A computed fold for a 467-nucleotide part of an RNA from an uncultured bacterium, annotated as small-subunit ribosomal RNA, 3' major domain. The prediction has a mean pLDDT of 85. RNAcentral holds the full RNA, with entries from ENA.
Context: one part of a larger RNA
RNA sequence: UGACGGGGGCCCGCACAAGCAGCGGAGCAUGUGGCUUAAUUCGAAGCAACGCGAAGAACCUUACCAGGGCUUGACAUAUGGGUGAAGCGGGGGAGACCCCGUGGCCGAGAGGAGCCCAUACAGGUGGUGCAUGGCUGUCGUCAGCUCGUGUCGUGAGAUGUUGGGUUAAGUCCCGCAACGAGCGCAACCCCCGCCGCGUGUUGCCAUCGGGUGAUGCCGGGAACCCACGCGGGACCGCCGCCGUCAAGGGGGAGGAGGGCGGGGAGGACGUCAGGUCAUCAUGCCCUUUAUGCCCUGGGCGGCACACGGGUUAAAAGGGCCGGUACAGAGGGAGGCCACCCGGGGGGGGGGAGGGAUUCCGGAAAGGCGGGCCCCAGUUGGGAUUGGGGGUUGAAACCGGCCCCCAUAUAUUGGGAGUGGUUGUUAAUGGGGAAUCAGCAGGCGGCGGUAAAUGGGUUCCCGGGCUU
Numbered sequence: 001u002g003a004c005g006g007g008g009g010c011c012c013g014c015a016c017a018a019g020c021a022g023c024g025g026a027g028c029a030u031g032u033g034g035c036u037u038a039a040u041u042c043g044a045a046g047c048a049a050c051g052c053g054a055a056g057a058a059c060c061u062u063a064c065c066a067g068g069g070c071u072u073g074a075c076a077u078a079u080g081g082g083u084g085a086a087g088c089g090g091g092g093g094a095g096a097c098c099c100c101g102u103g104g105c106c107g108a109g110a111g112g113a114g115c116c117c118a119u120a121c122a123g124g125u126g127g128u129g130c131a132u133g134g135c136u137g138u139c140g141u142c143a144g145c146u147c148g149u150g151u152c153g154u155g156a157g158a159u160g161u162u163g164g165g166u167u168a169a170g171u172c173c174c175g176c177a178a179c180g181a182g183c184g185c186a187a188c189c190c191c192c193g194c195c196g197c198g199u200g201u202u203g204c205c206a207u208c209g210g211g212u213g214a215u216g217c218c219g220g221g222a223a224c225c226c227a228c229g230c231g232g233g234a235c236c237g238c239c240g241c242c243g244u245c246a247a248g249g250g251g252g253a254g255g256a257g258g259g260c261g262g263g264g265a266g267g268a269c270g271u272c273a274g275g276u277c278a279u280c281a282u283g284c285c286c287u288u289u290a291u292g293c294c295c296u297g298g299g300c301g302g303c304a305c306a307c308g309g310g311u312u313a314a315a316a317g318g319g320c321c322g323g324u325a326c327a328g329a330g331g332g333a334g335g336c337c338a339c340c341c342g343g344g345g346g347g348g349g350g351g352a353g354g355g356a357u358u359c360c361g362g363a364a365a366g367g368c369g370g371g372c373c374c375c376a377g378u379u380g381g382g383a384u385u386g387g388g389g390g391u392u393g394a395a396a397c398c399g400g401c402c403c404c405c406a407u408a409u410a411u412u413g414g415g416a417g418u419g420g421u422u423g424u425u426a427a428u429g430g431g432g433a434a435u436c437a438g439c440a441g442g443c444g445g446c447g448g449u450a451a452a453u454g455g456g457u458u459c460c461c462g463g464g465c466u467u
Stems, first nucleotide, its partner, number of pairs: 007467007015457002019421002022418002026312003030308004034303002042053002064298007073121001077120007087102006105112002123287002126285003132281002134276003137272001139270001144183006150159003163174003189264004194232007208219003235258001238252002241249002318373004323368002330360003336353001339350003385406007427449002430446001
């Protein structure tokens, strides 16, 4: 000077407390450990590994295994030599590949392309993240981390940055041997909330006219809604109270909105030799008829078990049947598919359409009104299994998704323990997108319904300042 303390003081955070719905018990899907295996490729390891890299493992992917093949190689550059090239046809083969035959591209020429031989080299998801760049997790959106000059101290160093108040904040005020400054904080950026202006092939009978069984359907119009741009608006500005005359705090008015309006992006000096050599790049090491490359098939999906994050439930605030309603944000020419036909359904056959105009697309829960169930392992629950079918794709046996019929397990609210959450939030119900031939209980985003509790800081955890 730091770090640490079952030392002290002050102060924060869903840290506790107060609530709500969970996890831990069950079934299933998923990741991991373990075991197994020819292989079950590799990485990630307390918080900060475990629905993580994987925003798509049937082949491919694929890095693993078995077997079959290639050797200047699947790919790059260069030199020398050669040339009946490439391709096509035939044969063998699971294919990769091997064998045989045929076959002459560009250029005026020199020569070139391609191919073959030789050589130099290529290649490596082989090792080292304790050799590295880059990117990134984490403490932590925490309020901190430093510098110049001056001053003090023999010096390490201190001061500033401590103190009194205040703030979400090293935020600001006051004081002070300090005076200033930088990286952080805040603000400038994006979205949402109010208003105005501009622009109107979406919206509107608001206003006029026409038309219909009905509909902005048509003429027409720019008022509203909306869309896209630009701007205004909030600053403790105003009032009075508290405060040190300050910073600021509590209350009120006005206002769409207050005291950082809500959300996002944004992550200081650094820490963990954190993570990644398998995105990529890269030093060194290793390999070079193989640790490279191609193919077929298998594996990554194995199952006595153990753990994590999920999903579906156990029912009456419910399940089932049928009637009636209202989103937002997105996506769509190898795609989205109206409408029609036939099918009980998955889906099939026709087939119009256009990118605020068309399609995905009936949102669902819910509310209203009606019916059944009558507390039961049931009309709760749907695992598992049998049978039949659909679809993508060369191909669904290992090992896809979907539909129908049948089957109906465990499960009666979960031990110790433990995660989330303070408002458009928890909880609950649905819809869209990326990846993608197909496959979503995962993931990031969207809007619907919509609570309870807290106004405290003794305690647990993490953190800040000071001693």